C1' cells in the first nucleotide's frame, strides 16, 4: 500500500445585522383576562420517511376458565419489557484456498446465502418431451450363452462326380425366440455414486469406499457431531400448495381519553320465545337477559322492560393529555458476544393550521476555464552528473464561474426496511513490499 467485510461518527463552518417558538428572570402597563420592553438557557433526525412489526399508556368489552374461529412465528440455545428484533452456536447450498485419495469424494480456513419443523396423518400437483415421472418402463442401443434356424466340418448308406439319411460338433453367419436396464437420447428430475470382480452381455449379482438405515457408546444444555456394530443394499420431488405439529396472540387507538363551556329530538322504526312458584311482607326459587360456544360467578329485567337491529338530531369552542424517559454521556466489572450490575455526571424542541429563518462577509469541500516549469510524476538527451520539453497527473495561483446529499418532530419508546453528494476513524479476513 491494494482488494473485500463489518462497525462508528460528521454531513458544510465562523462572524456580524434583523426575525421566530416554549420557559425563566427584570421592569412598565392591565379592563387582572393578560399585553409591551429587555435579558436569558434551550429550539427537527440518522433516518423525522414507510406505517411493516413490539410495547409504554388510555378507553372499551361484566368477571375467570376451557374449547372454537381467525391470525402469527418455526435449527438450537441465549438477550429483551417485548418481538417477526439482536448475539453466539449447528446444519444445508454455492465460491475460493490449502490437504489427502487410484477414483467418487472428503476435510482445514475464509467468504456468499437459506421461508431451516413434517412428505411413513391425509388431499392435490409434477405441463412439454422421453419407452417410462407412483409403482413404473424400453426409442437407439448391448449380448444372443441357452433353445431354434441356415452354412460347414465329422460320421454311416448307395447306384461313389454326387445324393440321402441318423447322431456328433458353438466351428461360422444372421439376429428369431429370449435376456439387459450398465452405455446413449429426452427431460428441473429416469430408482443410490465411483471402482474391481463376475456374466453371453449385464445387474449391489458380490467385494471395497461414499452414501442410506437400523442399534447403542463418547462429547455438547441443546440443535448437533464422532468412532463402532449390523444390514434389506433401496418407493422421487413440491407445504413461499392446501395440510398436521408445536408456541404465542382480546378489541381499538392521543382525530385514544379527562374536564368546562354550549347546543339539541329525553327522537323515530323493528324484533323481543320468559308475565310461573313460594312468602303477610322483605325477599327467595325457577325464567328471559347481558359473551363465538360451554361451565362458574356477577348484575339487569317483569312486557310501554331489560335486551338486540337500523334511521335520524347537537356539539366541530377552550384547557388538558403533551414531555424526566425501559432516557443520554463517561468509568469500573462480568460475558465469545448481544447485553447487565454498579457509580459519576447531564436535562437537550412540545408547536396548535403549525416556530427554528433572511441577509451580508470570510473560510472549507467538488466541478469548469486560465496561468506558472514549478520541491515532484513523465517524456527525451547524457557513461553519471545533470539539462531540456510539459499535452497528462500532481503542486501554486486567478476567477463579483457553476454547485455543496437524503430530507422536517406532532403522545412517546425498542427495532425492520428504503433513500443518501462527498469525508473521517477503528477492527477483522488475503495479497504485496519493507525492517
Nucleotide at each position: 500500500c491494494c482488494a473485500g467485510g463489518g462497525g462508528g461518527c460528521c454531513g458544510g463552518g465562523c462572524a456580524g445585522u434583523c426575525g421566530c417558538g416554549u420557559c425563566g428572570g427584570a421592569g412598565c402597563g392591565u379592563u387582572c383576562g393578560c399585553g409591551c420592553u429587555u435579558c436569558g438557557c434551550c429550539g427537527a433526525g440518522g433516518a423525522a420517511a414507510g406505517u411493516c412489526c413490539g410495547g409504554a399508556c388510555u378507553c372499551c368489552a361484566u368477571g375467570a376458565a376451557a374449547c372454537a374461529a381467525g391470525g402469527g412465528u418455526g435449527g438450537c440455545g441465549g438477550g429483551u419489557a417485548a418481538c417477526g428484533c439482536c448475539c453466539g452456536c449447528c446444519g444445508g447450498a454455492c465460491c475460493g484456498u490449502g490437504g489427502c485419495c487410484g477414483a467418487c469424494g472428503c476435510u482445514g480456513c475464509g467468504g456468499u446465502u437459506c421461508a431451516g419443523g413434517g412428505a411413513c396423518a391425509g388431499u392435490g400437483c409434477c405441463a412439454c418431451a422421453g419407452a417410462a415421472a407412483g409403482c413404473a418402463g424400453a426409442c437407439c442401443g448391448c449380448c444372443g450363452a441357452u433353445g431354434a434356424c441356415g452354412c460347414g466340418a465329422g460320421c454311416c448308406u448307395u447306384u461313389u462326380c454326387a445324393a440321402g439319411g441318423a447322431c456328433u460338433u458353438g466351428g461360422c453367419g444372421a439376429a428369431c425366440a429370449g435376456g439387459c436396464a450398465a452405455g446413449g437420447a429426452u427431460g428441473a428430475a429416469a430408482g443410490g455414486g465411483u471402482g474391481c470382480g463376475g456374466u453371453a452381455a449385464g445387474a449391489g449379482c458380490g467385494c471395497a469406499c461414499c452414501g442410506c438405515g437400523c442399534g447403542g457408546g463418547c462429547a455438547g444444555u441443546a440443535a448437533u457431531g464422532u468412532a463402532c456394530g449390523c444390514g434389506g443394499c433401496a418407493u422421487g420431488g413440491c407445504a413461499a400448495a392446501c395440510c398436521c405439529c408445536a408456541c404465542c396472540c382480546g378489541g381499538a387507538g392521543c382525530a385514544a381519553g379527562g374536564c368546562c363551556g354550549a347546543a339539541u329530538a329525553g327522537g323515530g322504526g323493528c324484533g323481543g320465545c320468559g308475565c310461573g312458584c313460594c312468602g303477610c311482607g322483605a325477599g327467595g326459587c325457577a325464567g328471559g337477559g347481558a359473551u363465538g360456544u360451554u361451565u362458574c360467578a356477577u348484575c339487569c329485567c317483569g312486557a310501554g322492560c331489560a335486551c338486540g337491529c337500523c334511521c335520524g338530531g347537537g356539539u366541530u369552542g377552550g384547557c388538558u393529555g403533551c414531555u424526566g424517559g425501559a432516557g443520554c454521556g463517561g468509568g469500573a466489572a462480568a460475558g465469545c458476544g448481544a447485553u447487565u450490575u454498579u457509580u459519576c455526571g447531564c436535562c437537550u424542541a412540545g408547536a396548535g393550521g403549525a416556530a427554528u429563518g433572511g441577509c451580508u462577509g470570510c473560510c472549507c469541500c467538488u466541478c469548469c476555464c486560465g496561468u506558472g516549469g514549478c520541491a515532484g510524476g513523465u517524456c527525451g538527451c547524457u557513461a553519471a552528473g545533470g539539462c531540456g520539453a510539459u499535452a497528462c497527473c500532481g503542486c501554486a495561483u486567478g476567477g463579483c464561474g457553476a454547485g455543496g446529499a437524503c430530507a422536517g418532530a406532532a403522545u412517546c419508546c425498542g427495532g425492520c426496511u428504503u433513500a443518501c453528494a462527498g469525508g473521517c476513524c477503528c477492527c477483522c479476513u488475503g495479497g504485496c513490499a519493507u525492517c